[in-house]
This record gives sequence, C1' cells and structure tokens, in this order.
RNA sequence: AAAACUAAUCUGGCAAUCGCGGUUAAGUAAUUAAUCGAGGAAAGUCCGGACACCUCAGGAUUAAAGUGCUGGGUAACUCCCAGGGACUGCAUGCAGUUACGGAAAGUGGCACAGAAAAUAUACCGCAGACAGUUUACUCUGACUGUAAGGGUGAAAAGGUGCGGUAAGAGCGCACCGCAUAGCUAGUGAUAGCUAUGGCAGGCAAAACCCCACUUGGUGCAAGACCAAAUAGGCGCAAUUUGUGUUAAUCCUGUACGUUUAAUUGCGCGGGUAGGUUGCUAGAGCCUUCUGGUAACAGCUGGCCCAGAUGAAUGAUUGCCUAGGUUUUACCGAUACAGAAUCCGGCUUAUAGAUUAGUUUUCCCA
Repeated sequence: AAAACUAAUCUGGCAAUCGCGGUUAAGUAAUUAAUCGAGGAAAGUCCGGACACCUCAGGAUUAAAGUGCUGGGUAACUCCCAGGGACUGCAUGCAGUUACGGAAAGUGGCACAGAAAAUAUACCGCAGACAGUUUACUCUGACUGUAAGGGUGAAAAGGUGCGGUAAGAGCGCACCGCAUAGCUAGUGAUAGCUAUGGCAGGCAAAACCCCACUUGGUGCAAGACCAAAUAGGCGCAAUUUGUGUUAAUCCUGUACGUUUAAUUGCGCGGGUAGGUUGCUAGAGCCUUCUGGUAACAGCUGGCCCAGAUGAAUGAUUGCCUAGGUUUUACCGAUACAGAAUCCGGCUUAUAGAUUAGUUUUCCCA
C1' cells in the first nucleotide's frame, strides 16, 4: 500500500408536475387550501409483555411446562450489562465459544476396536524358581508374581521425577492434583493461603431422574356496540346436598335453582356475513444536566411522525451529496426488501459507505 474476514453505525437530500389515502378548516354540495404518509429488518412467529375475553371472589395440593454460574438492569423475558468458571487460538495478555445446578439418591447407556468400559481386566510384555534343552537363562513348557512399558479407544485403577524391588506398583518421598477442616479477600459466583491425609477411578442428564425458581388458557379473525333477517326452532343425555373460576382435586365465602325449573354437554335445522369501534398520544421520540464501569435511571426543554380495509404511501423530470472510475471528465444511493392491535428483544437476508480489530500478500527501512 492492497485485499479478505469479523463487529458496530448509516440506509440520503431538495424542487417541480401529475396521481393516491388520512387529518384539519371553509363550503348546501361538487370541491378548494394546508399538512402528514412503509423498514433496519416491516421478514420468521422463536421468546416476553400491554390490552381483551373465558370469569363470582379467596386459598391449598398434585400434574404438566419452562428456566438453570453470580450480581445488576427492565413492565417482563430464554433479552441486555458487568463479573466468575471451563474450553479453544495465538503466546503470557488479548480475543472467541459456552444448552455453565447435580453422576456419592436411584434406574438406564457407552457401537466398533480392545484382555477389559466401572463391584471392570491380562493380548503383547517384564520377573522368579521347577522340568527339558543350549557355548550362553539360549529356547520351550507349566506354575507364581506384576499392571510401571507397548497396543485398542472419546475415555483404561491420578500426573511428572527420584528412590526402592526378583520385576513392578503411592510401595515410599518431593511437587502438582484430590478429599476434609480452617483462615483471608469479595454482596456473590469464586480466588488465594495453611494444616492433615496416600487418597480420586472415565464420558454422558440437548437420557429418565433429583434440586432450586417461575408459570391459567385463548388471542384484534381477541372483544364491544348498532342495524337487518330468521324458526328467541327441534331432539338426546347428565345432575338435583346441584350448578357457576381451573389442567385436575379439595376447602371457605357468595349468587342462582328445586323436576312445568336451573345448569352443563352433544347433535340436526334456519337466518346474517352490513356498519361503527377496537385503530394509534405511546412502558413514545429527540435533547440538557446529574448518578452509574456499563446496561440504564431520574431531571430539563421540545415534538406528534401511516392507520389502509381486495387494501393508499406512487410515477416522471431536474439538481445536490456520501461515494466510484480509465481522475478535472464521466458515473452516481445500485442490495435485501412493503405497515395491518401495539411494544421490548432474538434470529435470518443483504448492495454501498464509515469506524475499529484480525489475517494474508507486496514494497521500503
């Protein structure tokens, strides 16, 4: 100097003409004027809520589901911030990943390979003395000892070194590790230190399970109102110390009903599918100051920025800018992509520009 990768931020502006939708004002009305009008992900529907209904209140137990290091933030979360542990990369301090409670409560599993896969084991090997054999413990056989060396594997009775032994082994010792007890620092997860003890067998709970904490369900096609129409129709079943919240059971209170009644469940048949609302002023956005490592919280000042409903938010022209190239000339916002109750996250897609970091190549010193 160039390129690639990773992470974060932005995702353009002005004007004119025509077209479309909302709001406000004027107008009997047609219409006129002003003003506003699709994203960083609007996508996925993976989490969490606001809100609405089921639905008369309160409580207990069980089941089911979810989460899983510590502390903080938040309306809440499986999210965010700051720390801790483990692993990985380079190399000594940074970066990245993390589905990070428990394997000594129990049950189940570990293919193949290997002698043996957890109350586990002797294939090769090493050593001893017995028998035969040989120049020679050289070779062979059976017996005894061995688990240090080799092999298999993701993992094989803690690791390295020294001593010791017939050969070996925590058999002994030193250091590390492990277990128990204590001390120090810290809110804590944890970290460090001291003492004692030869002392621990692997993986896996994204297997069942145990532990701790949390949790009703359904969803704007939720719901509410108005108008219209029809057959406020017909049948069956259950209960009556009954029914009414819930996934189930139970307790207390309360309301309704007492077989011409009420409640619940199932089925047949008929009518309607229209309009209004929910529907956008919010856990809202920008900003000053303060506190905090930060996420964020409080305070100050300001702003109103789509609300469609077979579904608007567009088209053309001109200019500018970030920027690009063969650099004073030309090109010029190119990809991914369109709101539908709303909000906080996560994930996925992606052109260009900027910033930071890492890697590679080339050149110079």